[in-house]
Formats: sequence, C1' cells, structure tokens
RNA sequence: GCACCUGUAGCUCAGUUGGUAGAGCGAUUGUCUUAUACACAAUUGGUCGGGGGUCCGAAUCCCUCCAGGUGCACCA
Repeated sequence: GCACCUGUAGCUCAGUUGGUAGAGCGAUUGUCUUAUACACAAUUGGUCGGGGGUCCGAAUCCCUCCAGGUGCACCA
C1' cells in the first nucleotide's frame, strides 16, 4: 500500500427482511440473617465509534473518517 472482519449498557455479547434497542454479569435498594454471604424480589441502565447521505422510517443500506484485528504485497 491492497483486501476483509470488528466497534451496541460499567463488562461479555445478541439484535432475522429497514419498523419505537435486548440478555447475562455487574451496581443500588428491599426481604431473609445476630451479621456477612447465598437465595428471592424490585430498581438502575444507551447520542448503537464520529460525520454526512438515501428513506415516511436506519444499529441495519450507501459515502467518508477514526480505533482495533487478520491475510496478502513491499522490504533497495
């Protein structure tokens, strides 16, 4: 330099054919307990990496940029 993959909650990840974004873990509170833990219940969670475009409507489609990864090429 070229091609491809990934980026979604504090963490790990789903998200089907474009139709109002979810799970597990975590955190907080309560019940229980002498107390802690466990268990149970409730609560808490988001500019979907940034910008632009298409569309009635975009995490999803298109363009561009950024970050990470893989392969190939170059390496006088």

The RNA shown here (transfer RNA) has 76 nucleotides and comes from Candidatus Zambryskibacteria bacterium RIFCSPHIGHO2_01_FULL_43_60.
Its mean pLDDT, the model's own confidence on a scale to 100, is 81.
It matches the Rfam family "tRNA". Its family is annotated with triplet codon-amino acid adaptor activity in the Gene Ontology.
RNAcentral records the identical sequence in 2 taxa.